The part of an RNA shown here (small-subunit ribosomal RNA, 3' major domain) has 473 nucleotides and comes from an uncultured bacterium. The full RNA is in RNAcentral, with records from SILVA. The coordinates come from a structure-prediction model, not an experiment, and the mean pLDDT is 85.
[in-house]
Context: one part of a larger RNA
RNA sequence: UGACGGGGACCCGCACAAGCAGCGGAGCAUGUGGUUUAAUUCGAAGCAACGCGAAGAACCUUACCAAGGCUUGACAUCCCCUUGACAGAUGCAGAGAUGUAUCCUCCCCUUCGGGGGCAAGGGAGACAGGUGGUGCAUGGUUGUCGUCAGCUCGUGUCGUGAGAUGUUGGGUUAAGUCCCGCAACGAGCGCAACCCUUAUCCUUAGUUGCCAGCAGGUAAGGCUGGGCACUCUAAGGAGACUGCCGGUGAUAAACCGGAGGAAGGUGGGGAUGACGUCAAAUCAGCAUGGCCUUUAUAUCCUGGGCUACACACACGCUACAAUGGCCAACACAAUAGGUCGCUAAGCCGCGAGGUGGAGCCAAUCCAUAAAGUUGGUCUCAGUUCAGAUUGCAGGCUGCAACCCGCCUGCAUGAAGAUGGAGUUGCUAGUAACCGCAGGUCAGCUAUACUGCGGUGAAUACGUUCCCGGGGCU
Numbered sequence: 001u002g003a004c005g006g007g008g009a010c011c012c013g014c015a016c017a018a019g020c021a022g023c024g025g026a027g028c029a030u031g032u033g034g035u036u037u038a039a040u041u042c043g044a045a046g047c048a049a050c051g052c053g054a055a056g057a058a059c060c061u062u063a064c065c066a067a068g069g070c071u072u073g074a075c076a077u078c079c080c081c082u083u084g085a086c087a088g089a090u091g092c093a094g095a096g097a098u099g100u101a102u103c104c105u106c107c108c109c110u111u112c113g114g115g116g117g118c119a120a121g122g123g124a125g126a127c128a129g130g131u132g133g134u135g136c137a138u139g140g141u142u143g144u145c146g147u148c149a150g151c152u153c154g155u156g157u158c159g160u161g162a163g164a165u166g167u168u169g170g171g172u173u174a175a176g177u178c179c180c181g182c183a184a185c186g187a188g189c190g191c192a193a194c195c196c197u198u199a200u201c202c203u204u205a206g207u208u209g210c211c212a213g214c215a216g217g218u219a220a221g222g223c224u225g226g227g228c229a230c231u232c233u234a235a236g237g238a239g240a241c242u243g244c245c246g247g248u249g250a251u252a253a254a255c256c257g258g259a260g261g262a263a264g265g266u267g268g269g270g271a272u273g274a275c276g277u278c279a280a281a282u283c284a285g286c287a288u289g290g291c292c293u294u295u296a297u298a299u300c301c302u303g304g305g306c307u308a309c310a311c312a313c314a315c316g317c318u319a320c321a322a323u324g325g326c327c328a329a330c331a332c333a334a335u336a337g338g339u340c341g342c343u344a345a346g347c348c349g350c351g352a353g354g355u356g357g358a359g360c361c362a363a364u365c366c367a368u369a370a371a372g373u374u375g376g377u378c379u380c381a382g383u384u385c386a387g388a389u390u391g392c393a394g395g396c397u398g399c400a401a402c403c404c405g406c407c408u409g410c411a412u413g414a415a416g417a418u419g420g421a422g423u424u425g426c427u428a429g430u431a432a433c434c435g436c437a438g439g440u441c442a443g444c445u446a447u448a449c450u451g452c453g454g455u456g457a458a459u460a461c462g463u464u465c466c467c468g469g470g471g472c473u
Base pairs, nucleotide, nucleotide: 007473008472010470011469012468013467015463016462019426020425021424022423023422026318027317028316030314031313032312033311034309035308042053043052064304065303066302068300069299073127077126078125079123080122081121082120083119084118088103089102090101091100092099093098106117107116108115109114129293130292132291134289138287139286140282141281142280143278145276150189151188152187153186154185155184156165157164158163169180170179171178195270196269197268198267200238201237202236203235204234205233206232209228210227211226214225215224216223241264244258245257246256247255248254320419324378325377326376327375328374329373330372337366338365341360342359346355347354348353385416390411391410392409393408394407395406396405432455433454434453435452436451437450438449
């Protein structure tokens, strides 16, 4: 000077408390450990690994295993020789890789000897190759403390010096935010603001959006003429600054209350992550130094594996029912995506789906929102709850669903009666409940992830305690 303390006083945070919904018990899904295996590829490991890399393992992917091939190589550059091709098509052998045979078969210049280009095959070696090792050799990127309020510098001063001061103190703030004081005076990186979005209004614009008034028309419908008021769209502006009033305060900073206002004291949300910490993570995204390998640790291919299963843990989904299940009728979204695509009407099928092909390169076309409301039924049961598991019959994608896909119908109808110790999230359009869309993607093991809207709470006395953090001592 720091770090630490079951030292002190001060402050903050869903940290506790007050509440709501969960997890921990059941079944299943996914990840991990373990075990097993020829292989179950590798990495991630308290918080900060475990629905993580993986925004999608049937083949491919794929790195693993078994078997079969190949050795200048699947890929790059250079040299020599040969050919005029290569690609493609077909036959035979083979599980395929591949081997073999047949068909087809270049361009430019030319003194007609040849030269050049391109491509293939063969050969020699320089080399290629490596998801082999080292993240404790590294770059880059990322997590974390933490969006916590801190971390420093110049000059000056003090101290023999390490260093201190400034940055401490009195107030205040979300904030080292601001004010006052002070041997300090200033400055930088952070904070805040500038950026995006959302909440209100105005102007401009009016199609693919909208329909108030006018006219026409229909079974109905912005359907048509017409219009751009309104909604909306998307560009530009306005608006919020403690600006105004009162009180408290030190006449300060600021705090409390009020007015006006769509919005009030950072309005809500996002992006933004200081100096540093953890030899934190990643050599398997990529790059890269040493090391290792070179008829193999490279490379090609078929099949298998990554999907195993006495078990243990973690994130979840579905339930245990009446605030409910089932049946019928009726109502209201937003985001986003679409041409190798989204696919309407009609027809066939109980259904998954098939057929069909209108429209749409999309404010134009393409999707039933569901919880909800109304009526009926069930009457507290392992049930008309719950849906695991299993059998049969089908549909779709794809070369191919046995290992190992999803979906439909009929049948089957397991555990489960609200879950021990313990533990998680959340302070408002939040939690909880409800559905919808997207990426990846042929298909999908998505209950995941990322978004979108609909319905919409309870509680916070307070800071003694638990956890984490900040400043002083």